[in-house]
Context: one part of a larger RNA
Molecule: large-subunit ribosomal RNA, domain III
Organism: Ruminiclostridium papyrosolvens C7
RNA sequence: AAGUAGCGAGAGUAAAGUGAGAAUCUUUACCGUCGAAAACCUAAGGUUUCCUGGGGAAGGUUCGUCCGCCCAGGGUAAGUCUGGACCUAAGCUGAGGCCGAAAGGCGUAAGUGAUGGACAACAGGUUGAAAUUCCUGUACUACCGUUAAUCGUUAUGAGAGAGGUGGGGACGCAGGAGGAUAAGUCAAGCGAUCAGCUGGAAAAGAUCGUGCAAGCGAGGUAGAUAGUCCGGUAGGCAAAUCCGCCGGAUGUUUCGAAGACGUGAUGCGGAGGGAAAACAAGUACCGAAGUGACAGAUUCCACACUGACGAGAAAAACCACUAUCCAGAUUAAAGGUACCAGUACCGCAAACCGACACAGGUAGGUGAGGAGAGAAUCCUAAGACGAGC
Repeated sequence: AAGUAGCGAGAGUAAAGUGAGAAUCUUUACCGUCGAAAACCUAAGGUUUCCUGGGGAAGGUUCGUCCGCCCAGGGUAAGUCUGGACCUAAGCUGAGGCCGAAAGGCGUAAGUGAUGGACAACAGGUUGAAAUUCCUGUACUACCGUUAAUCGUUAUGAGAGAGGUGGGGACGCAGGAGGAUAAGUCAAGCGAUCAGCUGGAAAAGAUCGUGCAAGCGAGGUAGAUAGUCCGGUAGGCAAAUCCGCCGGAUGUUUCGAAGACGUGAUGCGGAGGGAAAACAAGUACCGAAGUGACAGAUUCCACACUGACGAGAAAAACCACUAUCCAGAUUAAAGGUACCAGUACCGCAAACCGACACAGGUAGGUGAGGAGAGAAUCCUAAGACGAGC
């Protein structure tokens, strides 16, 4: 320079409280903003920022009794969620090997590696802060071994069974149609409460509510178009009763969703009512109804069907077969056991990436009502905010 520029999109007002001190903190009332978001869940990333008590130097573009700041204490509980103790893709590593002055490069077997495959838990309650993890109720998975039953024990052998063989997993895109559900709306249905302010109104009035999972069971709907049996067999690197191929018989007997139904549930939850009380509250506790209709998904059945060409992963699990093994094995019902890591909080943001409490950027899911073709737009619900002069 100069007490100058600036104080970074935006609605607050009033009262009460606290305090040395209040436009800025707390509470209440009114007003306003968003509502395919400025709500909710979660991946990455961050790494304690979460909660409680205290503080008032600095940080906070003002203030500050307040804070994502400082100090102290506390908080993340899993057989089933995510990942590992399973599998493989691209990629990477790479015994031997090939190449190369050296360093090193490539690469077989083998390994590693999810963004994919496989794989068992749901509903409610609870904390100041955690919950599919704790608790309650009801389940499921793998293994152990007690009891009972059945089969087998020397070959007429119960049963197990490959690092082998076969099946399976196993798949793209576009389009329309169907079945169903979620969420929703309405009701002279059902239930609870109210019925006051003004001339009337106990009604066909007003307000609110009108639910529930996994699992298990029965049935066999929509649909699919094969299935079953017998004989043969040169292929599947050995074998095979399996698969494939050939011949014959039979003729819908076969398979089978999502959802609904029953159970789970004499349970949970539930509008509302509502104590005692030390400093303790809408807390403990009690608890009604739970039907019908409409409309209906972008979700499920399911890449199921149809179509076209660009012709749309792999491996393990799993099933079958033998090779092989050999004395115990199988089933059911009670019972028991179950490893490691993550789990707080933010997550379109003041906590991530941008030097900042920065008008920028940031994958996925849920996403209600009125009007509307609509997730546009406007107004609202739940919920969240009023943007640090």